[in-house]
């Protein structure tokens, strides 16, 4: 390059709780184990929250972009 995850040996971590921050979406830490083959990074684009606006929030919505373990073929 391609595929694949009912192998290994990893990782992550939905929900629900407790702290703490923030006007709020939400974040961050600890326990949890829904679920993940990129559930890693990115806010470019669509969707979706939050704010009276300005401006944010979210990558476990969907696409793109970048990078990456093991295994298998070539």
């Nucleotide at each position: 390059u391609g595929a694949g995850a009912u192998a290994a040996a990893g990782c992550c971590a939905a929900u629900c709780c407790c702290g703490c921050u923030g006007a709020g979406a939400a974040a961050c830490g600890g326990g949890u184990a829904c679920g993940g083959a990129a559930a890693g990074c990115c806010a470019c684009g669509g969707a979706u929250c939050u704010u009276c606006a300005a401006a944010g929030a979210a990558a476990g919505c969907c696409g793109a972009g970048c990078u990456g373990c093991c295994u298998c073929a070539c």